[in-house]
RNA sequence: CGCGCGCACGCGCUUAAUCCCGAAAGGGAGCCGGGGAACCACCAACUUGGGGUGAAUCGGACCGUAGCGACGCAUGUGCGUCCGUCUACGCCCGUAGGAGACCUUCCUGCUCCGAACCCGUCAGCUAACCCGGUAGGCGAGAAGGAAGGAAAGG
Numbered sequence: 001c002g003c004g005c006g007c008a009c010g011c012g013c014u015u016a017a018u019c020c021c022g023a024a025a026g027g028g029a030g031c032c033g034g035g036g037a038a039c040c041a042c043c044a045a046c047u048u049g050g051g052g053u054g055a056a057u058c059g060g061a062c063c064g065u066a067g068c069g070a071c072g073c074a075u076g077u078g079c080g081u082c083c084g085u086c087u088a089c090g091c092c093c094g095u096a097g098g099a100g101a102c103c104u105u106c107c108u109g110c111u112c113c114g115a116a117c118c119c120g121u122c123a124g125c126u127a128a129c130c131c132g133g134u135a136g137g138c139g140a141g142a143a144g145g146a147a148g149g150a151a152a153g154g
Base pairs, nucleotide, nucleotide: 011139012138013137014136018029019028020027021026030134031133032132033131034130035129040124049122050119051118052117053116058094059093060092063090064089065088066087067086068084069082070081071080072079073078097113098112099111100110102149103148104147105146106145107144108143
């Protein structure tokens, strides 16, 4: 000097997921989500179930696994083979859409994400009203230009 790992205090990102009070249990404020009239919408929907949070939808190729179908054997369960197209999952490539250091908008780039979970046969919108959530996970050059603000400094 460089690289990696860990801890602490700051700074920041994703997101609704922040702040205050309390010894604690918990309670507030803010932010977020769901249910729920009239009018309007739907005149259709109801197993091909349907719906919700979320940016996270949709399409394609290949191979594998499982299911379904056909045939054979057995006949109590089942087992084996084959091909077919279909379904689901894995895997790869795209994609609607989404994120990225003062904030918003616009332009041009680059780097990423494009998941997961929940309700339980049931929900259009929706005032009053009712019911919930306020987790977690990350980062160490964070790109450049324009307009309007904010903040800091003088």
c-di-AMP riboswitch aptamer (ydaO/yuaA leader) from Streptomyces xanthii, 154 nucleotides, folded computationally. RNAcentral holds the sequence, with entries from Rfam. It matches the Rfam family "c-di-AMP riboswitch aptamer (ydaO/yuaA leader)". Its family is annotated with regulation of gene expression and cyclic-di-AMP binding in the Gene Ontology. Of the family's consensus pairs, 92% are formed in the model.